[in-house]
Context: one part of a larger RNA
Molecule: small-subunit ribosomal RNA, central domain
Organism: uncultured bacterium
RNA sequence: CUGGGCGUAAAGAGCACGUAGGCGGGAUUUUAAGUCAGGUGUGAAAGACCGUGGCUCAACCACGGGGUUGCACAUGAAACUGGAAUUCUUGAGGGCAGGAGAGGAAAGUGGAAUUCCUGGUGUAGCGGUGAAAUGCGUAGAAAUCAGGAGGAACACCAGUGGCGAAGGCGGUUUACUGGGCCACAUCUGACGCUGAUGUACGAAAGCGUGGGGAGCAAACAGGAUUAGAUACCCUGGUAGUCCACGCCGUAAACGAUGAGUGCUAAGUAUCGGAGGAUUCGGUGCUUAAGCUAACGCAGUAAGCACUCCGCCUGGGGAGUACGGUCGCAAGACUGAAACUC
Repeated sequence: CUGGGCGUAAAGAGCACGUAGGCGGGAUUUUAAGUCAGGUGUGAAAGACCGUGGCUCAACCACGGGGUUGCACAUGAAACUGGAAUUCUUGAGGGCAGGAGAGGAAAGUGGAAUUCCUGGUGUAGCGGUGAAAUGCGUAGAAAUCAGGAGGAACACCAGUGGCGAAGGCGGUUUACUGGGCCACAUCUGACGCUGAUGUACGAAAGCGUGGGGAGCAAACAGGAUUAGAUACCCUGGUAGUCCACGCCGUAAACGAUGAGUGCUAAGUAUCGGAGGAUUCGGUGCUUAAGCUAACGCAGUAAGCACUCCGCCUGGGGAGUACGGUCGCAAGACUGAAACUC
C1' cells in the first nucleotide's frame, strides 16, 4: 500500500529497436461513446441516521422523514476527451547542396621497440635488490655491429578534443557501410512520443573447436623477507592475453542521474556548419531564479510542467533456499520464508 520517492540515504533496467497498450500538434464541420443537466423507473423489509410517540424510565417497540454514493431508460447540452470527414504546417520524415569525425566491418601495408636465431668484434662477468640470492655466463654470456624470423601494440599529433545507443573506438592505405550536423524552405502532411512481453547488441574474465604465441602473466616452481609469509620484492613460468567461428550475458556496464517534448537570468572556453554572426548543433567551466537534508544541480537541471516505461518500501537472513527458464560448464535470470535486531 488510492501515499511518498529513485545523483550520494532503499530505488533508473547495461543499451537500443520495437509488438500490444498508454499518451498525442493547429483549423472547420459532424456525431454524441465518455462527460454534464433536469426527468422517469428501480435501489425490498428490518437495521443505521433524524424527528415524534408507546411500555413509570431505559433497553425494547411503533410511526413519519431524509438518505440509499448505484443501475436502467427516454429527452436535452456540445466546451473538453473519443469516433467520422475535410484541411493546415510549426512536430516528424523525405529532397537538393555542403561539410566534420579513433562510428562499423574487410583486405593490404609501415616504422620504432621487446624477444629469439645466425654471423662478426670482445672477455669475465651479466642480471637483480633496501641488501641479497635463485637465474644466465669460459660449451664464450652481458655489451656492440650486421643479417634474419615472429607476434603483439601503434610514440609524437592528443585536446577540459572527436565519433558511437550503450559496451566502446586511436599507425597508415584502399574499396564497402551506419548515424548525426548545417543551409535552402522544395515535397509528404501528424506519418508522432513511450514501450509490458519480445528481439538485437553488449568491457573484462571464462567456456568449446581449430590456429597462433614476441612481450606480459593468474596457477605453479625457486630465491628472499618474516616469528610465520600459501603475500608484498626477485628469477623463471603455464593457461590466458592475439586470430577465426560458436557460447556466456555479467561489471563501480557510472553522469552511481530512464526516454521524449516545451518553458526558464547572464558570462566564458572549445568543436562542427569556408569566414563572420545577436543563429543552429555538440563538449566543458562559472554563476541567477528555483530546487536540495546537505553536498551540490542550475538551458547537457537534480528548476517549472506534461506523457510513457522501469524500480524502491527498515537492517541481517539473502541475491541465499526451493521451483522454473536459459547455459557445454562456470553460472545467469526470476526470487522467498522461518528466525533475529